[in-house]
The RNA shown here (transfer RNA) has 75 nucleotides and comes from an Armatimonadota bacterium. Its Rfam family is "tRNA". Rfam describes the family as follows. Transfer RNA (tRNA) molecules are approximately 80 nucleotides in length. The coordinates come from a structure-prediction model, not an experiment, and the mean pLDDT is 81.
RNA sequence: GCCUUUGUAGCUCAGUGGUAGAGCACCUCUUUGGUAAAGAGGAGGUCACGGGUCCGAUUCCCGUCAAAGGCUCCA
Numbered sequence: 001g002c003c004u005u006u007g008u009a010g011c012u013c014a015g016u017g018g019u020a021g022a023g024c025a026c027c028u029c030u031u032u033g034g035u036a037a038a039g040a041g042g043a044g045g046u047c048a049c050g051g052g053u054c055c056g057a058u059u060c061c062c063g064u065c066a067a068a069g070g071c072u073c074c075a
Base pairs, nucleotide, nucleotide: 001071002070003069004068005067006066007065010024011023012022013021018055026042027041028040029039030038048064049063050062051061052060
């Protein structure tokens, strides 16, 4: 330098053109003499960034950035 994949909640990941979800973590409550466990409820997201297509984009297209992997060249 070229190619591929990935980027979504604090963490690990789903999701798919039509209101963004799960598990764990966090907060509150119930339970207990008190913890833990269990149960119930809650909060938390500019879907990496910028454009485009579309009635509508997390999803499709283009570019940028970052991470991982592969190939090539020089030393």
RNAcentral records the identical sequence in 2 taxa.